c-di-GMP-I-GGC riboswitch aptamer from a bacterium, 82 nucleotides, folded computationally.
RNA sequence: CACGAACAAGCCACACUCAGCGUGAGCUGGGGUCGGAAAGCCACGGGUCUCUAUUCGGAACGAGACGGCCGGGCUGCCGGGG
Numbered sequence: 001c002a003c004g005a006a007c008a009a010g011c012c013a014c015a016c017u018c019a020g021c022g023u024g025a026g027c028u029g030g031g032g033u034c035g036g037a038a039a040g041c042c043a044c045g046g047g048u049c050u051c052u053a054u055u056c057g058g059a060a061c062g063a064g065a066c067g068g069c070c071g072g073g074c075u076g077c078c079g080g081g082g
Stems, first nucleotide, its partner, number of pairs: 001081001003079002011036002016031006034068001040074003044071003047066005
């Protein structure tokens, strides 16, 4: 440096649920355990979603959410290889 997830130590926590926060997408904590070799960190690019926004239809600008949507950057345990 790339690869792998057998070995060893571990880690996280989908859905769902309880409490709280938020207009909302969603977030935090507890339970939970579908899965994950970075499901560790970062909204840089794309994408999806929310608010502005309505009781005709359709948006723009702007502000947000999602890292377990994809890509990218940084860091890390074990193993064999270069």
Annotation:
The coordinates come from a structure-prediction model, not an experiment, and the mean pLDDT is 82.